[in-house]
The part of an RNA shown here (small-subunit ribosomal RNA, 5' domain) has 522 nucleotides and comes from an uncultured prokaryote. The coordinates come from a structure-prediction model, not an experiment, and the mean pLDDT is 86. The RNAcentral record of the full RNA draws on ENA.
Context: one part of a larger RNA
RNA sequence: AUUGAACGCUGGCGGUAGGCCUAACACAUGCAAGUCGAGCGCGAAAGUACCUUCGGGUAGGCGUCGAGCGGCGGACGGGUGAGUAACGCGUAGGAAUCUACCUGGUAGCGGGGGAUAGCCCGAGGAAACUCGGAUUAAUACCGCAUACGCCCUACGGGGGAAAGCAGGGGAUCUUCGGACCUUGCACUAUCAGAUGAGCCUGCGUGGGAUUAGCUAGAUGGUAGGGUAAUGGCCUACCAUGGCGACGAUCUCUAGCUGGUCUGAGAGGAUGAUCAGCCACACUGGGACUGAGACACGGCCCAGACUCCUACGGGAGGCAGCAGUGGGGAAUAUUGCACAAUGGGCGCAAGCCUGAUGCAGCCAUGCCGCGUGUGUGAAGAAGGCUUUCGGGUUGUAAAGCACUUUCAGUGGGGAGGAACAGGUAGCGGUUAAUAACCGUUACCCUUGACGUUACCCACAGAAGAAGCACCGGCUAACUCCGUGCCAGCAGCCGCGGUAAUACGGAGGGUGCAAGCGUUAAUC
Numbered sequence: 001a002u003u004g005a006a007c008g009c010u011g012g013c014g015g016u017a018g019g020c021c022u023a024a025c026a027c028a029u030g031c032a033a034g035u036c037g038a039g040c041g042c043g044a045a046a047g048u049a050c051c052u053u054c055g056g057g058u059a060g061g062c063g064u065c066g067a068g069c070g071g072c073g074g075a076c077g078g079g080u081g082a083g084u085a086a087c088g089c090g091u092a093g094g095a096a097u098c099u100a101c102c103u104g105g106u107a108g109c110g111g112g113g114g115a116u117a118g119c120c121c122g123a124g125g126a127a128a129c130u131c132g133g134a135u136u137a138a139u140a141c142c143g144c145a146u147a148c149g150c151c152c153u154a155c156g157g158g159g160g161a162a163a164g165c166a167g168g169g170g171a172u173c174u175u176c177g178g179a180c181c182u183u184g185c186a187c188u189a190u191c192a193g194a195u196g197a198g199c200c201u202g203c204g205u206g207g208g209a210u211u212a213g214c215u216a217g218a219u220g221g222u223a224g225g226g227u228a229a230u231g232g233c234c235u236a237c238c239a240u241g242g243c244g245a246c247g248a249u250c251u252c253u254a255g256c257u258g259g260u261c262u263g264a265g266a267g268g269a270u271g272a273u274c275a276g277c278c279a280c281a282c283u284g285g286g287a288c289u290g291a292g293a294c295a296c297g298g299c300c301c302a303g304a305c306u307c308c309u310a311c312g313g314g315a316g317g318c319a320g321c322a323g324u325g326g327g328g329a330a331u332a333u334u335g336c337a338c339a340a341u342g343g344g345c346g347c348a349a350g351c352c353u354g355a356u357g358c359a360g361c362c363a364u365g366c367c368g369c370g371u372g373u374g375u376g377a378a379g380a381a382g383g384c385u386u387u388c389g390g391g392u393u394g395u396a397a398a399g400c401a402c403u404u405u406c407a408g409u410g411g412g413g414a415g416g417a418a419c420a421g422g423u424a425g426c427g428g429u430u431a432a433u434a435a436c437c438g439u440u441a442c443c444c445u446u447g448a449c450g451u452u453a454c455c456c457a458c459a460g461a462a463g464a465a466g467c468a469c470c471g472g473c474u475a476a477c478u479c480c481g482u483g484c485c486a487g488c489a490g491c492c493g494c495g496g497u498a499a500u501a502c503g504g505a506g507g508g509u510g511c512a513a514g515c516g517u518u519a520a521u522c
Stems, first nucleotide, its partner, number of pairs: 001521003005518005012369006018362002020327001025325003029322003034072003039069002042066001048059004079280003088205007097197002102193007110144001112142002120133005150159003164185006172179002206252003213243003218240008255277004259270004282303005305316004333359001335358003341355001342353004372402004382393004406463001408458005416449001421443008466511005471492003477506005487494002
């Protein structure tokens, strides 16, 4: 000088940042990932119309809740640091790769089929849930056709795709449903880009030699398998290599970095918050789906633990946000809102979002402000001390004259709001003055924070100072008590009857809403 600090005493306000460093210990409860009806078939309740035996039944739709099929997203965002001394990280390079959504280009989007969930009926089970029958749709699934470019090739040839939905409409056709045209979104193939990711390499990145030898897929080759891709990654065969005092192997410790602290620097220490990368998700293993995972709030198996059970069998995973127990010197609310920023889905309106924005608690740190200002000598009283004259506390107080920051009360009051929606104009697209998209103007609105920031008024010095130290180092001295006792102490050392060193008092010194102590680093 510093700290994610703790403890003791004390404590007025605001801003700003931070807040389980220990048990990667166990978790009650709530929430943390959904969305799309403009992909699909259904469809309670309510409402409308009709019938009614007054119980109810039937029908229709700009059709709500609700599950179901389907699409996209649950691989992001958020948490933690257990493992890892490693191409894990940092830095500089490399070639044998993939990349959903997005952007640009090229080509296409024809014609068919069989199922299945839901619903209905039935069965089993305590439950979780499961099974059978009948029926149904799709942007779900599968053939066929076509193939510029694409893939394979022995260069002869061979292989491979798609899906629709919504809005608008003048002619023409119409079975009155549409065909057809057009716009938007979606779909298929392929080439580029962008972004993201996988892989390889040089160099750098802890301690121990009281660890000196280590190694059999081990090192290399050939052939094959596997992968998006290189490769002993894996397999068969062949060879006998490979690493090591420039520290292999073993063991202990540890996430790495930008940074942070300190220091004149070199260096040393460190890796909380914020940002990048990695690893993990009760413990161990495994794959499935998918562009992407071997997947925190997915699946399967094994294990430990907890819970339910009708004993046959099932359910669970806070190292998400709050919160609980436990551990500990020690670390917060079971808060508000999607208004903003961002993310997912959606044409959009919008929905979801414990990300995020805010609020609450804590002097934990840093910064700022206040606790009054001026005047006031009879140097009051009181305290302490005294050589008894006095000295000191001390302009300090009282008194007098002012001010009102902050807190309090009452008013006013920005900015964070850009959007979205409506109307009108213009432009693009188009056969089109529809529709759609873009843009401009006007209108109408959207704020959790919030009793916001800030401003004004009111009253009254009113509500607001402590802590440590005073032998030397080290700024600051006397009296009383005690008597090697009680005690102090960072070092030297104080205390055995005049203690500036113990305890109290008066006085003083230093910091100040803090001050000391302890711990830790330079």